A computed fold for an 84-nucleotide RNA from an Oligoflexia bacterium, annotated as transfer RNA. It matches the Rfam family "tRNA". From the family's description: Transfer RNA (tRNA) molecules are approximately 80 nucleotides in length. Its mean pLDDT, the model's own confidence on a scale to 100, is 80.
[in-house]
RNA sequence: GCCCGGAUGAUGGAAUUGGUAGACAUACAGGACUUAAAAUCCUGGGGUGGCAACACCGUGCCGGUUCAAGUCCGGCUCUGGGCA
Numbered sequence: 001g002c003c004c005g006g007a008u009g010a011u012g013g014a015a016u017u018g019g020u021a022g023a024c025a026u027a028c029a030g031g032a033c034u035u036a037a038a039a040u041c042c043u044g045g046g047g048u049g050g051c052a053a054c055a056c057c058g059u060g061c062c063g064g065u066u067c068a069a070g071u072c073c074g075g076c077u078c079u080g081g082g083c084a
Base pairs, nucleotide, nucleotide: 001083002082003081004080005079006078007077010026011025012024019067028044029043030042031041032040046057047056048055049054060076061075062074063073064072
């Protein structure tokens, strides 16, 4: 230099004819149980605002296409592998 793949909450990891982003699990927080703990069970579990209902934002970065983009297109960054 060329080719192929990957980047999604704190973590692993889903979501493909483009149509609710974060299913499921773990960490973590609160509660139940216990003399106390572990295990187990219940609730919460991306961010901002809000008492709440709810609203807005968020898929590596910058653009584009579209009514609608994690998904398609272009450029770039980082990373794994292959070829020379």